[in-house]
RNA sequence: AAAUGAAUAAAGCUGAAUUCUUUUUUAAAGAAGCGGGGGAACCAAUUUCUUGGGGUGAAUCCUUUUUAGGACGGGCAGGCCCUUUUGUCCGAACCCGACAGCUAACCUCGUAAGCUUUUAAGGGGGCAAGU
Numbered sequence: 001a002a003a004u005g006a007a008u009a010a011a012g013c014u015g016a017a018u019u020c021u022u023u024u025u026u027a028a029a030g031a032a033g034c035g036g037g038g039g040a041a042c043c044a045a046u047u048u049c050u051u052g053g054g055g056u057g058a059a060u061c062c063u064u065u066u067u068a069g070g071a072c073g074g075g076c077a078g079g080c081c082c083u084u085u086u087g088u089c090c091g092a093a094c095c096c097g098a099c100a101g102c103u104a105a106c107c108u109c110g111u112a113a114g115c116u117u118u119u120a121a122g123g124g125g126g127c128a129a130g131u
Base pairs, nucleotide, nucleotide: 011116012115013114014113018032019031020030021029022028023027033111034110035109036108037107038106043101052099053096054095055094056093060071061070062069063068072091073090074089075088076087077086079127080126081124082123083122084121085120
């Protein structure tokens, strides 16, 4: 000096998944915030009947030589927001259990998990931090 690995802290990313309080204090309970489901009238639908139906989520559809490609949907690019260009990546997984359109009141559930280096650029706006 470089590479690899581990730990801690900081700064960040996907996501609703954060903060606070109390107690018998590292665990439990509760609250706020954020997010989801069920659930009238009116409206919609004339739906399903096994090839069931539905929910969370961007995560669907079509084609093909099933290698992949296209349409379309979604994320990131480092102080923040809007916008444009450019680049780059993802398009999974799980759940309900015969059953659910919308839906006020009302009822109810979740508050996880996983990851990394970012000095791409133009325009606009205000904000934040530092000098």